A computed fold for a 146-nucleotide RNA, annotated as glmS glucosamine-6-phosphate activated ribozyme aptamer. The coordinates come from a structure-prediction model, not an experiment, and the mean pLDDT is 76. Its Rfam family is "glmS glucosamine-6-phosphate activated ribozyme aptamer". Rfam links the family to the GO terms catalytic activity and regulation of gene expression. It is annotated as a riboswitch. The model forms 82% of the base pairs in the Rfam consensus.
């Protein structure tokens, strides 16, 4: 110095990079800006919603709160079992209405050969969520009560 093993810590527009682009004395730099999203487990794997941006936020690899299937638990039920449907604000669809960002850019500071990166300053979203209305669904068997 490298490999292996063990332990601990760390992420979800999260992590890494041999392509590409840019800078350079060595070799480095960039490589997703926030909002939103988890009942538990297993499997699938070419899975990923919303907008912002002077758009390489390209391309590649891995992962991941989405989706599907199965199992379990729970809601919906007078009780029990099953089916359907959902996930703790717990049936679906549609319409109307309702709120809040960060980066980029600009300026300043420190730092650098430089590309870039760091810190500070004021703003501007959509989906969502909630509320209201309408439509659809609200089953089967069995038990108890009236």
């Nucleotide at each position: 110095u490298a490999a292996c093993u063990a332990u601990a810590u760390u992420a979800a527009g999260c992590g890494c990079c041999a392509g590409a682009a840019c800078a350079u004395a060595a070799u480095g730099u960039u490589g997703a800006c926030g909002a939103g999203g988890u009942c538990a487990g297993u499997a699938g794997g070419u899975a990923a919603u919303c907008g912002a941006a002077a758009a390489u936020u390209c391309g590649g690899c891995g992962g991941g709160u989405a989706c599907u299937a199965c199992u379990g638990c729970g809601g919906c039920u007078u009780g029990g079992u099953g089916a359907a449907u959902c996930g703790u604000c717990a049936g679906g669809u549609a319409u109307a209405u309702u709120a809040c960002a960060a980066a980029a850019a600009a300026u300043a500071a420190a730092a650098u050969c430089g590309a870039g990166a760091u810190u500070a300053u004021a703003a501007c979203a959509a989906a969502a969520u909630g509320u209201a209305u309408a439509c659809c669904u609200c089953c089967a068997c069995u038990u108890g009560u009236u």